[in-house]
Molecule: transfer RNA
Organism: Candidatus Gastranaerophilales bacterium HUM_10
Order: sequence, then C1' cells, then structure tokens
RNA sequence: GUCGAUGUGGCGGAAUCGGUAUACGCGCACGUUUGAGGGGCGUGUGGAGAAAUCCUUGGGGGUUCAAGUCCCCCCAUCGACA
Repeated sequence: GUCGAUGUGGCGGAAUCGGUAUACGCGCACGUUUGAGGGGCGUGUGGAGAAAUCCUUGGGGGUUCAAGUCCCCCCAUCGACA
C1' cells in the first nucleotide's frame, strides 16, 4: 500500500427483514438472612435533570416517516496479501 473483520451501558455480550437501543450474564447500590464476613434471597441499576424532557451504538456526513443495522469519508484494533 491492497483486501477483510471488529468497535453497542462500569465489564462481557444480544438486538431477526431498517420499526420500543442496551435482552442475558457479571459488577454495583439498597434491603434481608449472619455474632461478623462470605454465600443465598428480594428490589433497583445506560447518561443528564427536581421534574417535564433531552441525549446515547468509535467520529463526521448522507438516504429514509424511521438507521446499531443501508451508503460515503475518517479513526482505532486484529488478520491476510504484497
């Protein structure tokens, strides 16, 4: 340099044909159980905000009523080829 794969909450990781983003697990918070810890059980948990509401899929743009998903450019990581 050419080609390909990947990038989503704090972490791992889903999301079908473009139609409720963050299922599920881990972690965390609170409660409960215990003398205490661990473990178990229950509830909650993307971000901002008092709320209404707004924002969020590596970054920027485009198509569309609607984009994590399709198109273009760029970045990062990994792989193949030269």